Large-subunit ribosomal RNA, domain VI from a Clostridia bacterium, 266 nucleotides, folded computationally. The organism belongs to Clostridia, within Bacteria. The RNAcentral record of the full RNA draws on ENA. Its mean pLDDT, the model's own confidence on a scale to 100, is 88.
[in-house]
Context: one part of a larger RNA
RNA sequence: CGCAGGAUAUUUGAAGGGAGCUGUCCUUAGUACGAGAGGACCAGGAUGGACAUACCGAUGGUUUAUCAGUUGUCACACCAGUGGCAUGGCUGCGUAGCUAAGUAUGGAAGGGAUAAACGCUGAAAGCAUCUAAGUGUGAAGCCCACCCUAAGAUAAGAUAUCCCACAACGUUAAGUUGGUAAGAUACCAGAAAGACUAACUGGUUGAUAGGUUGGAGGUGUAAGUGUAGUAAUGCAUUAAGCUGACCAAUACUAAUAUAUCGAGGG
Repeated sequence: CGCAGGAUAUUUGAAGGGAGCUGUCCUUAGUACGAGAGGACCAGGAUGGACAUACCGAUGGUUUAUCAGUUGUCACACCAGUGGCAUGGCUGCGUAGCUAAGUAUGGAAGGGAUAAACGCUGAAAGCAUCUAAGUGUGAAGCCCACCCUAAGAUAAGAUAUCCCACAACGUUAAGUUGGUAAGAUACCAGAAAGACUAACUGGUUGAUAGGUUGGAGGUGUAAGUGUAGUAAUGCAUUAAGCUGACCAAUACUAAUAUAUCGAGGG
C1' cells in the first nucleotide's frame, strides 16, 4: 500500500514444511515342516539403540561476587572488625536462569488409490488365457491421517463485538480539507521477549520495575559481650547473622503530563 466504512478479538484452511528408522527377547511352539540336525509363517506382548521435540519436579552441571573458610600484601592511626589487589586470589557449598548425561513424549493404529506380484469371470482363438470389456487382493513407497506455518489464498475468506446520519469548501454530486468516535501510536515502567526492530506485560480506575515488609531457597551459628584457658582456641548469647535473580504483600519512588493518527453510511 492492498483486501471498497473504520476497528478489536476468535478462526476456516488453498498451499507449504516437518516427522517417517530399527534391534533383541518372550508367547504361540520346540508346534507346522523335516529321517535327523534343525526350525518357522501368521498373530500377540515386553524391552532397547539412534534420532527428534519439550521441560527443569527429581538426578547432576554451571551459577564472575549469594554465604562461609583461608594465603600473601596494602589501606581504614593501632587492637578488633572490614575493604582493595592477586585467574571470581584460592577452596567448599549453592537460589533463579541456562542446561544433559536427566525427565517426559513421538515414529503408530487406521482409511483410499496403486507398483511388482497373485487372482475371479472371460472372449478374440468352440480349448486355454489375470485382460481385450468387466472385477478383486496387494508395499517401509503415493494421497490422507499426526505436528507446525498459513487469507498478499490480489479468488485477499468466515464469525462475534465496538464506533458512526460531524464541520468547511465544492455545483445539492464526485471529492478535498479539518476536528473527532471505536481504536491505535508516540512517550514512559519493564521482562516471560530481544542484535536493532518486533511481539508481549503494564502506565495512577496501576503491582510494570525499584524500594520496603514477609516467605522460600542458600550458606552454616555473625558482630559485640560474657565465660574457660598463659595462649592458639573453645563454649554461651545463637538454627545465629547475612542473603542476586524466586513467591507474595505494600503505591514509598518511577510509569506524570501530553501529543499525534484514526470512519462519515459504506